[in-house]
Context: one part of a larger RNA
RNA sequence: UCCUGCGAGCUACCGUGCGUGGCCAGGCUAAGCCUCGUUGGUGGGGCGCAGCCGCAGCGAAAGCGAGUCCGAACAGGGCGACGAGUCACGUGCGGUAGGCACGAAGCCGGGCGAUCUACCCAUGGCCAGGCUGAAACCGAGGUAACACUCGGUGGAGGGCCGAACCUGUGAACGUGGAAUAGUUCUGGGAUGAGCUGUGGGUAGCGGUGAAAAGCCAGACGGGCCUCGGUGAUAGCUUGUUCUCCUCGAAAUAGUUUUGGGACUAGCCUCGGCAGUUAAGCCGUGGGGGUAGAGCCACUGGAUGGAUGCGGGGCAACCCAAUUCCAACCAAACUCCGAAUACCACGACGCAGCUACCGGGAGUCAGACGGCGGGGGAUAACCUCCGUCGUCGAGAGGGAAACGGCCCAGAUCGUCGGCUAAGGCCCCAAAGACCGAGCUAAGUCAGAAAGGAUGUGCUCCUGCUCAGACAGCUGGGAGGUUGGCUUAGAAGCAGCCAUCCUUUAAAGAGUGCGUAAUAGCUCACCAGUCGAGCGGGGGUGCGCCCAAGAUUCAGCGGGAGUCAAGCUCGGCGCCGAAGCCACGGAUUGCGUGCAGGCAAAGCCCACACGCAAUGGUAGAGGAGCAUUCCGCCCUAGGCUGAAGUCGUGGCGGAAGCCACGGCGGACGAAGCGGAAGAGAGAAUGCAGGA
Numbered sequence: 001u002c003c004u005g006c007g008a009g010c011u012a013c014c015g016u017g018c019g020u021g022g023c024c025a026g027g028c029u030a031a032g033c034c035u036c037g038u039u040g041g042u043g044g045g046g047c048g049c050a051g052c053c054g055c056a057g058c059g060a061a062a063g064c065g066a067g068u069c070c071g072a073a074c075a076g077g078g079c080g081a082c083g084a085g086u087c088a089c090g091u092g093c094g095g096u097a098g099g100c101a102c103g104a105a106g107c108c109g110g111g112c113g114a115u116c117u118a119c120c121c122a123u124g125g126c127c128a129g130g131c132u133g134a135a136a137c138c139g140a141g142g143u144a145a146c147a148c149u150c151g152g153u154g155g156a157g158g159g160c161c162g163a164a165c166c167u168g169u170g171a172a173c174g175u176g177g178a179a180u181a182g183u184u185c186u187g188g189g190a191u192g193a194g195c196u197g198u199g200g201g202u203a204g205c206g207g208u209g210a211a212a213a214g215c216c217a218g219a220c221g222g223g224c225c226u227c228g229g230u231g232a233u234a235g236c237u238u239g240u241u242c243u244c245c246u247c248g249a250a251a252u253a254g255u256u257u258u259g260g261g262a263c264u265a266g267c268c269u270c271g272g273c274a275g276u277u278a279a280g281c282c283g284u285g286g287g288g289g290u291a292g293a294g295c296c297a298c299u300g301g302a303u304g305g306a307u308g309c310g311g312g313g314c315a316a317c318c319c320a321a322u323u324c325c326a327a328c329c330a331a332a333c334u335c336c337g338a339a340u341a342c343c344a345c346g347a348c349g350c351a352g353c354u355a356c357c358g359g360g361a362g363u364c365a366g367a368c369g370g371c372g373g374g375g376g377a378u379a380a381c382c383u384c385c386g387u388c389g390u391c392g393a394g395a396g397g398g399a400a401a402c403g404g405c406c407c408a409g410a411u412c413g414u415c416g417g418c419u420a421a422g423g424c425c426c427c428a429a430a431g432a433c434c435g436a437g438c439u440a441a442g443u444c445a446g447a448a449a450g451g452a453u454g455u456g457c458u459c460c461u462g463c464u465c466a467g468a469c470a471g472c473u474g475g476g477a478g479g480u481u482g483g484c485u486u487a488g489a490a491g492c493a494g495c496c497a498u499c500c501u502u503u504a505a506a507g508a509g510u511g512c513g514u515a516a517u518a519g520c521u522c523a524c525c526a527g528u529c530g531a532g533c534g535g536g537g538g539u540g541c542g543c544c545c546a547a548g549a550u551u552c553a554g555c556g557g558g559a560g561u562c563a564a565g566c567u568c569g570g571c572g573c574c575g576a577a578g579c580c581a582c583g584g585a586u587u588g589c590g591u592g593c594a595g596g597c598a599a600a601g602c603c604c605a606c607a608c609g610c611a612a613u614g615g616u617a618g619a620g621g622a623g624c625a626u627u628c629c630g631c632c633c634u635a636g637g638c639u640g641a642a643g644u645c646g647u648g649g650c651g652g653a654a655g656c657c658a659c660g661g662c663g664g665a666c667g668a669a670g671c672g673g674a675a676g677a678g679a680g681a682a683u684g685c686a687g688g689a
Stems, first nucleotide, its partner, number of pairs: 001689006011097013026053003032047005057064002067079004100239002103236001107229004111224002118202009127192001129161003132157001136153006165189003170185004204220001206216003242623006252265005266363002268360005274354002280348001282346005292336001293334002299330003303326004310319003366391010396407003411584004416580003422574003425558003431571001433570006444560001450544002454541010471528005477501003482496003507522001511520002585613008595603003624678001626675006636666001643662008
């Protein structure tokens, strides 16, 4: 991992609904007793009138009673009255029980442990070598005698150094190790509160502890083991077994030692009872203070200017009341003020439509997108509200791929058709479609401020055959080297001025240049040439800006340039589970016609018409299969049962039937009843491979 088997809402009682049935102002018996019948199983009938529920309520109660209580009340108000229950069976749900199944860590009781370790008791063992040199004593000195001093002897000490031994300081290594605690180097103690052998003692809310809540047999804030309490509890996780049909949510509010749980409401479903409504659209009538706008209409903010009381300053100057002018801002400003939305009324409006009563739920982590906002940074696949949509619970087509975007809501069948979004050169269904323009950047196929004789369109404006613009040829002069400054300053360091003359024209000079001159240019003029040449605004499409980590990697690829790109117009086609066509199924409603019941009516089969039929949690409905029981010791069965393997057929599904092989003795169908009643998942359990 696979295969086979086993494997999870059961049972009792109570309560409350629903279904079916009996009896009905009543309904039912309980324990027990009597009786009948019986083997295949146990049952049937009766008595029992205790008791329970109902038939009356109200009040705290006395009590009164279709009323009663409060009250002075024959005000008012509260709770009642205007007749339906009860028993049984089935079933939904709740409660009490283990209560759908498995699962803790744990708590308590009874036991087992001190061969590890802590401490204690008894009895043994061990501590190389070296150092220091206490008391005391002896001798000498000394004293009145002591004291005291010196020398020697001596050998004290939780003394010193350091092996064995004990320990484990620091570091490195080791960390699936050589080792479930080590190795190496380096340390501490080493005659002591020392180390150690053997035997013994103390036990779990207990011991032992030079105390770390340490240790008590390799995880001790309460040991271990197993039995019992015990099916502890688990707001948690996982799992929960056949089929089809109808409807179909929520991720919100309030409260919560509440936040991944719950309760009530909301939203779903089923039944009952009513209703013409519900949503929507149209009409009519309403209130509003949002968007916008406005501000001598208030509150508040805020800029510039004029005026300049008054004030500051040595001064230039600065501040500034008042009044005036201009431009401006506001969620908590409003003289104003929409669109929508909302409310009411009227008309239309058969929709899985509304109200009410009752049974059953699930939901309480939502997500993204558009729009209006708060928070944040006018960040976030951010967060919090409002509103709509989608996903959730929604398949199909498009967006290359892609829950939340676009199109569109899948009852089933068809080798039929039409369309939506989006597409129509190839991959790849359909236009290398038609007309016109743009783009040259492969822009298309990512991006800003900013930048640019890219290019199309448009507008304004200047010059121009009396010859513009560009090029070429020539001129570009004189007073003068203007004055000042300066070593110099001659058009050209700088400062001031910037005139006059000759002219077709020529600046007291545009740039280069020189130390300063010189020189080269320019403005300006003429000639040559011969038709357009400049400046500015708007706009379309492009260009730069543009750097990233595994080749291309910002069209899905190929590839595409009067397009297969972009803009405008047009015709056609493709394209979905949408729509249409034809056929089938189911559900709801309507109509019709049979049938049943005593019946207005109800139930039910069929036909026709219309509509509907995505679906998670969940509610409701109808069925299939398995085992056993009754009818029924049945039909069938050794001329072959069950089971099993295979083939064929039937049914809307679960499933069913027939035939053949194996098998070798049981065993249907139908109608009822009862459940150990359906397996793929639980790191499920057992066995096997």
Description
This is a predicted structure of a 689-nucleotide part of an RNA (large-subunit ribosomal RNA, domain II) from Bipolaricaulia bacterium (SeqCode). Its mean pLDDT, the model's own confidence on a scale to 100, is 86. The full RNA is in RNAcentral, with records from ENA. The source organism's lineage runs through Bacteria, Bacteria candidate phyla, Candidatus Bipolaricaulota and Bipolaricaulia (SeqCode).